[in-house]
Context: one part of a larger RNA
């Protein structure tokens, strides 16, 4: 783990409720009991009770009425609809009430053979060692005291075997062993160990106390009952096929994983005749997006203009005066708000009226859910954080396979009733793994960017397009030659300051083709180099600034190891345009099937015809198929019954029929009953292997 048997919604109840069949019917039926009798039965009998056949009132009490009230106002329940009885079934009570499973309560008993503690009574403890008291002799002392020395043998004394324990470690660890080995280790004359006998009992013992320890069991011991304790929890619940199909909300709750009630799902009945949904058109409420605020409330920027305050003059105060200082209150421009609103939508609700479609409602059975979950869109929270979290709209997954995304519940396509060696397509593909264009026209990309999510502030004469502006054969750019001077070392500071530390300047003037009182580098300062500028050379474009497109830097994580891989650069990238094709359980053909509608037809229970259904978890309904065992019928079987193995057939299936072998004595069919009725799972329960 496998196999084989066993293994779970039953049984009773003159409770209740509904459905269905049957029997009586304003009635309906009997219970013990009794009589026959072919005796677990049946057949007459047996009218007690039961329920219905009249209600309202708390009740006296009244009655198709009644009660509240003064009411002959209103209202409230009633009066129009048939019951019963019996059996089958769906559910509910009551019972163990679908099986299986606690921790625990309680009550009677068994136990101290271990273990704790105590009681009587016996036992044990090699061998060393230390050397108290006391005595005794000497010294000592008035006498004591006191000292030496010998004796003497005292201790929860020392050392270390028996025995008692368990300190460290290793082993062991389905063990030699449910507590041990092996080595070092404490205690060993004591609060020591230690046979025998006897006591103490479970809310009790017993504890030098660890909640230990009462017989491998201890915060209540062990066996039997109570008891199938109780489990809103967890498991697991057994043969088909068909049809419809949820929920994870609200409300309440000693409730939150449970329930009621409502909601959503199924079945059945009914009645209305469009009450439902979908568009379309018309009338309607309404204060969200948005917008707006010299329309209000708040709150806000900046300017005017300023009540009032601050500071400063004035002055005894006080007027009054200034003030780039704060600032109400209005003005002028801006501009914000979920609890602002002069405004104000799509949508989405009502409500006509029309068209399409097949719902929609009501009452009655039986449910199952009442942990939800992702995306996309509106919003709260939160950090405009989360595979967060809480609402509202949609979609899906849940309960949905298929085809695409490499792989992948909810992304994108498209909702699986079978069967086919047919067609068309969607999403996404079309060089190779792989079906299908190494298509086609165009441009761009050089980074393998493309090619995981993946990105960013910021940066960069990458490189293609568009603008817009400047110079430009009177010769532009960029290179090369040449020049770049003179007053003047401008003044002024300064040690020095010469174009180039710093200050001032009408940074002026001169000579020129052109050349700053000087752009940088340089010197202590100078000097040098260099630029502005200018001319020559060449000889056709060159430069500024915006704005797109693709790339680039910014860029770090552990295998090479995040294109699915191989590979790919006028691409097999990216971006436009266009054909074709591939590509699914969609859609189509062809055949068949179940199920609903409509129609027609009849042997009323079926047939064809035409349309449409036919994924499914918890549920709900409706049809079977196999097993047991019963009575009735009518049948196989030693010329071979069940059984089993193994082959064909034939049914949507659960299954059933034949034909061989096996067996060796029973079985089946038909139609009606019965039920210990079907197994793959419950760490299910036996065996086996």
């Nucleotide at each position: 783990g496998c196999c084989u048997a066993c293994g779970a919604g039953u049984u009773g109840c003159u409770c209740c409720u509904g459905u269905c069949c049957g029997g009586c019917a304003a009635g309906g039926u009997u219970a013990a009991c009794c009589c026959g009798u072919u005796c677990a039965g049946c057949g007459g009998g047996g009218u007690a009770g039961c329920c219905g056949g009249a209600g309202c009132g708390a009740a006296a009490g009244c009655g198709a009425g009644u009660c509240c009230u003064a009411a002959u106002a209103g209202g409230g329940c009633g009066c129009g609809u048939a019951g019963u009885c019996g059996g089958g079934c769906g559910g509910g009570g009551c019972a163990g009430a679908c099986g299986c499973g606690a921790a625990a309560c309680c009550u009677g008993g068994u136990g101290a053979u271990c273990u704790a503690c105590c009681c009587u009574u016996g036992g044990g403890c090699a061998g060393g060692u230390u050397g108290a008291a006391g005595u005794u002799g000497c010294g000592g002392u008035a006498a004591c005291a006191c000292g030496c020395a010998a004796u003497g043998g005292a201790g929860g004394a020392c050392c270390g075997a028996a025995c008692c324990g368990a300190u460290a470690a290793a082993c062991g660890u389905u063990g030699a062993a449910a507590a041990g080995u092996u080595u070092c280790c404490g205690g060993a004359u004591g609060a020591c160990c230690u046979g025998a006998g006897g006591g103490u009992a479970g809310g009790g013992g017993u504890g030098a106390a660890a909640g230990g320890c009462c017989a491998a069991u201890c915060a209540a011991a062990c066996c039997g009952g109570g008891a199938a304790a109780u489990a809103g929890c967890u498991c697991g619940u057994a043969c088909u096929c068909c049809c419809c199909g949820a929920a994870a909300u609200g409300u309440u709750u000693u409730u939150a994983g449970g329930a009621a009630c409502a909601g959503c799902g199924u079945c059945g009945u009914a009645a209305u005749u469009u009450a439902a949904u979908u568009u379309a058109a018309c009338g309607g409420a309404g204060g969200u997006a948005g917008a707006g605020c010299u329309a209000c409330c708040g709150a806000u920027u900046g300017g005017g203009u300023g009540c009032g305050g601050g500071g400063g003059a004035g002055u005894c105060a006080a007027a009054u005066c200034c003030u780039a200082c704060c600032a109400a209150a209005u003005c002028c421009a801006g501009a914000c708000g979920a609890a602002c609103u002069c405004c104000g939508a799509a949508u989405g609700c009502c409500g006509u009226u029309a068209a399409a479609u097949a719902u929609g409602u009501a009452c009655g059975g039986c449910a199952g859910u009442g942990a939800g979950g992702c995306u996309c869109c509106g919003g709260g929270u939160g950090c405009u954080a989360a595979g967060g979290u809480c609402c509202g709209g949609g979609g899906c997954c849940g309960a949905g396979a298929g085809g695409g995304a490499a792989a992948g519940a909810a992304c994108c396509c498209a909702g699986a009733c079978c069967a086919c060696c047919g067609g068309c397509u969607a999403a996404g593909g079309u060089c190779c793994c792989c079906a299908a264009a190494u298509a086609c026209a165009g441009u761009c990309u050089a980074a393998g960017u493309u090619g995981a999510u993946c990105u960013a502030a910021c940066g960069a004469g990458g490189u293609c397009c568009g603008g817009u502006u400047g110079c430009c054969c009177a010769g532009a750019c960029a290179g090369c030659u040449a020049g770049g001077a003179u007053g003047u070392u401008g003044g002024c500071u300064u040690g020095g300051a010469a174009g180039c530390a710093g200050c001032c300047a009408u940074u002026c003037a001169u000579u020129u083709a052109a050349a700053g009182a000087g752009u940088g580098c340089g010197u202590a300062a100078c000097a040098g180099c260099u630029c502005a500028c200018u001319a020559g050379u060449c000889g056709a474009g060159c430069g500024g600034c915006c704005g797109g497109g693709c790339g680039u830097g910014g860029a770090u994580a552990a295998u090479a190891a995040a294109c699915g891989g191989g590979c790919a650069u006028c691409a097999a990238g990216a971006c436009u345009g266009u054909u074709a094709c591939c590509g699914a359980a969609g859609c189509c053909g062809u055949g068949g099937a179940c199920u609903g509608g409509u129609a027609g037809a009849u042997a009323u229970a079926u047939c064809u015809a035409c349309c449409a259904u036919u994924g499914g978890u918890a549920g709900g309904g409706g049809a079977g198929c196999a097993u047991u065992c019963c009575a009735u019928g009518g049948g196989g079987g030693g010329c071979g019954a069940a059984u089993c193995c193994u082959c064909c057939a034939g049914g949507u299936g659960a299954c059933u029929g034949g034909g061989g072998g096996u067996g060796g004595a029973c079985c089946g069919c038909a139609g009606g009953g019965u039920a210990a009725a079907g197994c793959a799972a419950a760490u299910g329960u036996a065996g086996g292997c």